[in-house]
């Protein structure tokens, strides 16, 4: 100095003036504070909150997670480990239980694709002597992602773990580790290909719906139910012959006879439940920032300080001017990223001009 790795933070400043939302004073005029984010996004997890459904339990079905330990209210998050790949490194990826329960699959090519295979090729033997047949043979060619253990030696017609030696593989007594999981005496000629982001097997988790949730108040008007009066009608009883009393709205009428529809069927007065529009709450003190000590490599926990930190709802958080500030441009002058709360929270994922800082690794100089 250069390439790089990781993990953090910033991401426009100040000030006039005009305006919005909220909130405190104050009878009013008004004055006074506070007023978007790291992702407010994506709605993909996971929770608090609510309402709904369920007597408990299991179990089936269905959906998720899946090395192991810790964390946390919880998670498919996040810490450390392990194990497998990648990189000279720092360091980065990884859907990483089970392939001897059991079903299935393995495209093309290529003889053959999972109780294995004889297409070229070697070896043998035969007679009809060929571009033949019979039979061995997985060493050699060939195809594939993937050909049923590598090499070398012996052995053999030719060949084979047939035999040996090493190196794989398998089992593994023991030994370290909470554990994943490492490490190894010894033993076996080698058998037990790959896929479970196929089905399924275990293991472990999970009821549904969401703030448009859900709670209250609640006019005017039209709607519903009840109760009393009053009117229509129809039956039935008394009698004192036109009222009384009792009960129903079935009858009666229209359209079209049964059915089945619509009329008769109103008024008037309290009362109840409901509920549009619209108010209020839910909703802003919380798994809460921010300092510090302490416990733990770390995630995280715990203790003492301190602070109040948008709450909108046809939805406020705006807009012009001015100085600097950063990037283009020779200069006039032009740009300043992603992106806007909606009930809150704890992570994931995704976007983001430009600028800082911290720790590490390589390479190359120079002391």
């Nucleotide at each position: 100095u250069c390439a790089g790795a990781u993990g953090g933070c910033c991401g426009g400043a100040u000030g006039a003036c005009c305006g919005c939302u909220g909130u405190u004073c104050g009878c009013g005029a008004g004055a006074g504070c506070a007023g978007a984010g790291g992702a407010a996004a994506g709605u993909c997890c996971g929770g608090g909150c609510u309402c709904c459904a369920c007597g408990g339990a299991a179990a089936c079905a269905c959906g998720g997670u899946g090395c192991c330990g810790g964390u946390u209210a919880a998670c498919g998050g996040c810490c450390g480990g392990c194990g497998g790949g990648g990189g000279c490194g720092a360091c980065c990826c990884c859907a990483g239980g089970g392939a001897c329960a059991g079903u299935g699959c393995c495209a093309c090519a290529g003889a053959g694709a999972a109780c294995a295979g004889a297409c070229c090729g070697c070896c043998u033997g035969c007679c009809a002597a060929g571009c033949g047949c019979a039979g061995g043979u997985a060493a050699g060619g060939g195809u594939g992602a993937a050909a049923c253990g590598g090499u070398g030696c012996g052995g053999u017609a030719a060949g084979a773990g047939c035999g040996c030696a090493c190196c794989g593989c398998g089992c593994g007594a023991c030994c370290g580790g909470u554990a994943a999981c490492g490490g190894a005496a010894g033993c076996g000629g080698c058998a037990c290909g790959g896929c479970a982001a196929a089905c399924c097997c275990c293991a472990c988790c999970g009821g549904g719906a969401g703030c448009a949730a859900g709670a209250c108040c609640a006019a005017a008007u039209a709607g519903g139910g009840g109760c009393g009066g009053c009117a229509u009608c129809g039956c039935c009883g008394g009698c004192u012959u036109g009222c009384c009393g009792g009960u129903g709205a079935a009858a009666c009428c229209c359209g079209u006879u049964u059915c089945c529809g619509g009329g008769c069927c109103g008024c008037c007065g309290c009362c109840c439940g409901g509920g549009u529009u619209g108010g209020u709450u839910g909703c802003a003190c919380g798994a809460g920032g921010c300092g510090u000590c302490c416990g733990g490599c770390a995630a995280c926990g715990g203790g003492c300080g301190u602070c109040c930190c948008a709450g909108a709802u046809g939805a406020a958080u705006g807009g012009u001017c001015a100085u600097c500030g950063c990037c283009c441009g020779c200069a006039a002058g032009g740009g300043u990223a992603c992106a806007g709360a909606a009930c809150c929270c704890g992570g994931c994922u995704u976007a983001c001009a430009g600028g800082c800082c911290a720790u590490c690794u390589g390479a190359c100089g120079c002391u």